[in-house]
Context: one part of a larger RNA
RNA sequence: CUCAAGCGAGGGAAAUCGGCAAAUUGGCCCCGUAACUUCGGGAUAAGGGGUGCCUGCGGUUUCGCAAAGGAACUGCAGGUCGCAGUGACCAGAGGGACCCGACUGUUUAAUAAAAACACAGCUUCUCGCAAGUCCGAAAGGAUGUGUACGGGAAGUGAAUCCUGGCCAGUGGCGGUACGUUAAAGCCGGGUACAACUGGCUGAAGCGCCGCUAAACGCCGGGAGUAACUGUGACUCUCUUAAGGUAGCCAAAUGCCUUGCCGGGUAAGUUCCGGCGUGCAUGAACGGAACAACGAGGUCCCUACUGUCCCCGCUUGAGGCCCGGUGAACCCACAGACCAGCGAACAGUCUGGUCUCGCCCAGUGGGAAGAGAAGACCCCGUGGAGCUUUACUGCAGUCUGCUCCUGCGGUGCGGUCAGUGGCGCAGAGCGUAGGCGGGAGCCGUUAAUCCUAUCAUCUCCGGGUGGUAGGGUAGGCGCCCAUGGAACACCGCCUACCAGUGCCUGUAUCGCUAACCUCGCCUCCAGGCGAGGGACAAGGGUUGAUGGGCAGUUUGGCUGGGGCGGCACGCCCCUGAAAAGAUAUCGGGGGCGCCCUAAGGUCGGCUCACUCGGGUCAGAACUCCGAGGUAGAGUGUAAGGGCAAAAGCCGGCCUGACUGAACCCCGAAAAACAAGGGGUUCAGGUGUGAAAGCAGGGCCUAGCGAUCCACUGUGUCUCCAUUAGUGGGAGCUAGUGGUGUCGGAAAAGUUACCCCGGGGGUAACAGAGUUGUCGCGGCCGAUAGUCCACAUUGACGCCGCGGUUUGCUUCCUCGAUGUCGGCUCUUCUCAUCCUGGCGGUGCAGCAGCCGCCAAGGGUAGGGCUGUACGCCCGUUAAAGAGGAACGUGAGCUGGGUUUAGACCGUCGCGAGCCAGGUCGGACUCUAUCUACUGGGCGUGUAGGUUGCCUGAGGAGAAGGUGUCUUUAGUACGAGAGGAACGGGACGCCGUGGCCUCUGGUUUACCGGUCAUCCGGCAGGGUGCGCCGGGCAGCUACGCCAUAAGGGGUAACCGCUGAAAGCAUCUAAGCGGGAAACCCUCCCCGAAAAGAGGCAGCCAUUCCUCAAGAUACACGCUUUUACGUGCCUGAAGCUGGCGACAGCGUCAGGUUCUUGGGGACGAGGGCUCGGGUAAUUGACCCGGUUGAUGGGGUCGGUGUGUACGUGCCAAGUUUCGGCGAGGUACUCAGCAUGCGACUCCCAACCG
Repeated sequence: CUCAAGCGAGGGAAAUCGGCAAAUUGGCCCCGUAACUUCGGGAUAAGGGGUGCCUGCGGUUUCGCAAAGGAACUGCAGGUCGCAGUGACCAGAGGGACCCGACUGUUUAAUAAAAACACAGCUUCUCGCAAGUCCGAAAGGAUGUGUACGGGAAGUGAAUCCUGGCCAGUGGCGGUACGUUAAAGCCGGGUACAACUGGCUGAAGCGCCGCUAAACGCCGGGAGUAACUGUGACUCUCUUAAGGUAGCCAAAUGCCUUGCCGGGUAAGUUCCGGCGUGCAUGAACGGAACAACGAGGUCCCUACUGUCCCCGCUUGAGGCCCGGUGAACCCACAGACCAGCGAACAGUCUGGUCUCGCCCAGUGGGAAGAGAAGACCCCGUGGAGCUUUACUGCAGUCUGCUCCUGCGGUGCGGUCAGUGGCGCAGAGCGUAGGCGGGAGCCGUUAAUCCUAUCAUCUCCGGGUGGUAGGGUAGGCGCCCAUGGAACACCGCCUACCAGUGCCUGUAUCGCUAACCUCGCCUCCAGGCGAGGGACAAGGGUUGAUGGGCAGUUUGGCUGGGGCGGCACGCCCCUGAAAAGAUAUCGGGGGCGCCCUAAGGUCGGCUCACUCGGGUCAGAACUCCGAGGUAGAGUGUAAGGGCAAAAGCCGGCCUGACUGAACCCCGAAAAACAAGGGGUUCAGGUGUGAAAGCAGGGCCUAGCGAUCCACUGUGUCUCCAUUAGUGGGAGCUAGUGGUGUCGGAAAAGUUACCCCGGGGGUAACAGAGUUGUCGCGGCCGAUAGUCCACAUUGACGCCGCGGUUUGCUUCCUCGAUGUCGGCUCUUCUCAUCCUGGCGGUGCAGCAGCCGCCAAGGGUAGGGCUGUACGCCCGUUAAAGAGGAACGUGAGCUGGGUUUAGACCGUCGCGAGCCAGGUCGGACUCUAUCUACUGGGCGUGUAGGUUGCCUGAGGAGAAGGUGUCUUUAGUACGAGAGGAACGGGACGCCGUGGCCUCUGGUUUACCGGUCAUCCGGCAGGGUGCGCCGGGCAGCUACGCCAUAAGGGGUAACCGCUGAAAGCAUCUAAGCGGGAAACCCUCCCCGAAAAGAGGCAGCCAUUCCUCAAGAUACACGCUUUUACGUGCCUGAAGCUGGCGACAGCGUCAGGUUCUUGGGGACGAGGGCUCGGGUAAUUGACCCGGUUGAUGGGGUCGGUGUGUACGUGCCAAGUUUCGGCGAGGUACUCAGCAUGCGACUCCCAACCG
């Protein structure tokens, strides 16, 4: 430090998005209980009281035959103890309102439990059972062995009060004279056959006509008007299918908006009640209201609390150390910092600065840390889910025809054949169908005529036919007249009507044998019975309908994409930088035609305008004349061009020709095409006397592949051919069009989304820029009584900054986490306060403006996610900003920005909305670096111990106010009202401490609960709970936290010239601030220039080896001398001798390197420990000792132990029982404190 717990003074939600979390409450008994209400509830409402133990007296039940006695429950009284009696555990916090949903339920297994779903209830639609709906290719199956009080499909969502208007659109249902209409059929044309073709008939569907909104849905605008104003009951007008009714509302729906008013609060973007101007409320996509209910959302209150002010202590588990075991992520290299450069935020580059090596603990600033080929955005002729009046299909459904498919009748038709009738313009005797023939025809088989009657037609005059009766011999035509046509009679034809026949259609009725259903039987081929019945079902085919299902598509450019636009094919000017070419969603315009003349040619003419004249009552315009380089005109844009013309007028014409070749533009910078222009040749033509001109238009725009279809041309080419008839393909020229214009056939949505890519391209941050923003300056209009400059400063102009917002798209899309808050640090100054100054329209007080100054400070609340802002009460003041809009490997997660859901607007819909609303996963053990601390080494030319110096570093160690005195003084008419200096007391900050106060105190003491052990005493477990509490640690407690000096800033001065004056300045001198440097505290010889002082020790000896050479002591300043010693030589003495002793002379009388050992100041290890403590370190002690433990005494805490005696409400079988009290007893128990004591351990090293 983390996690899990315990406690907390004073305050009590001030914390926060939000009382999140925690605390409070809690069992049982008694009392008591509001609004509201669907009368059930609400209700454990709320709010109070009681609760242990002991003793005594009852009651009920039970065991038992009963008694005695036991057990359970219960009532009353008395006594008694504690802080506390559901003593532990267990165990609702409560209330007032609103929104939504009635309720109990259900749901996104693994981020959403909800207001979503469901629900009972309500409503609609559909279905009569061989039904309807659903599954299936079918057989078959579910609903259902159910039958409309049933099944299915929807919507709404308890009950209550209600549910308005609209049928124009879309849909559904019904109807349908008519229109449209497929196949088949029929009738024509055509074909020696067909194909093909015209017409007729004609289903469903659609059109058409109605109905239907608890079907999808929809439910206006503008003016005027009342005797204050305002408002508008009222009126006018446009318009619709109808114009939103009852209700309700800044709402889960209101943009503006924190609407306005009221309430609650000190303060209320939320909340509650009203209002309604309702961006964009509204009635079963239900409207309103609502008791109860809700792990739902919002606001308020009481209680309660460490949520907070403001943190502290304690316990347990980790962390830390030791022992054991032992991963993962990750890993270019790797000492940093600052500034710069740079693909524009560098450990690595450049420059500068710093830096001895290593280890331990910790913090998380950086490594645009790790994790995941970004989920946002864009792109891909990538994908998928979903939708639909996208495109194209397919199931399904409806429908005509046909097959299975038969018999009989009736009605109504059709073709053909044949029969009968009918045919009125006017004139004419008369109702004359047409043509031809024609002079006769008919009649006793009863003509003409008359009567009655029937049928039919009718132009209302009549015609035709039939029946019955009468009657008995003529009637008609030719001729005449009328008329276009002349009637008798005969033949043929014709429109219409009637009926007959063959064939056939259609409607309908009957039948049964195909076929179907049900039942029974079955030898499983079937049979019988009942009911349907040529229908249905089924097969084929036709049309319609058809997101139910399927496959697909859903352009491009683009200062991201979308929306907008077309810069997507052409033409002109400009941009375009004097060849050509040249970009932008650069600027200014135009085209997708027109014209048989507006074309060809020949000839003629000259325009616009101005002036003069004429005419006229009057002249801009008509006429005449003059001038007139184009100021006109040229079909159409602009540019270029054009005067006996390219303009205007006229004549004659069609060259607005056919074919071929070549060149140019299209198209520099790939190649081509379509398209366009030009020149020449051949043919033929127009015009002109001719030269010539003419292959459209003064020129430059006016346009279009393949495939397919159609058309034209021609001694043209190819393929096929079975008895006949009929063919197809190409070459060439054209027509039909692709404007996304080198040319797919094509709608949306995705927040349920996926894949591949992109920093080629957006959102954050950075960079650049700085219009905008912020801040200065110049000028000085205006205001300021006068007066620009006390103050105010317009219109303009010039800058600075890089906190706003834009622009650019340079870095990052194999990821640099995004708003706000919390926490914490640092920087800037354009200064809010405090400090020092100047001016004032400064008397004083209080202000205003400006200069210097960044040391310190700059707060608490209400609202909102907010930043900001508004508000409340304070304050010396409540500054502006930066640090990746500082800070998510530091926290949070309220907002935004996934998946659920609701409302409003939009959309047919899927869905959508910088609109609102409720809910909704925040990973990481720290490698490097950095920083905070703690150690171990090396170096500092010997070591070590102690004491210093102080280069350098760090600090704010202080900041600020109130009161009082000065002083009711200066000042002022008064009202008012200072200062220098002094004193006291606060607040904030900082450092230390624990005497006091407070907290803690799982050391300790006591009380008490449950349970276990135990005869009692006593103890275990739950820190059980509760009451106290020393030390320690702590704050809420206590202590400390000056003055001054030096150099300066603005500014104020002295002297003083340049410049005979003046001048604070140029030389010189002085004053002057919380700022700077000291004074003060801390770190600091690793300060490589590695410091100083002091003490102690060592620099010594031995040995071995090697190499040089050789060496010691005393005195003395040294040399020198002496002695010793070594070496060499001679000698003397002794000894048999080896040799020993004496002594003379000569010479000499050390050093280096390496190995080992000894000595050694001091230190370390080890041991006992704590004033110290992660490990290390630090400090103390170590028998010459009180270091730790133990013991004793004292102090302190608790609060009077056990045991015994006595007392005790009562009771008793008289033996006792009895909660408890009291005395022994300031007892007992405990003790991290003090002192004493070597009993134990600090041994051996």
Molecule: large-subunit ribosomal RNA, half B
Organism: Candidatus Wukongarchaeum yapensis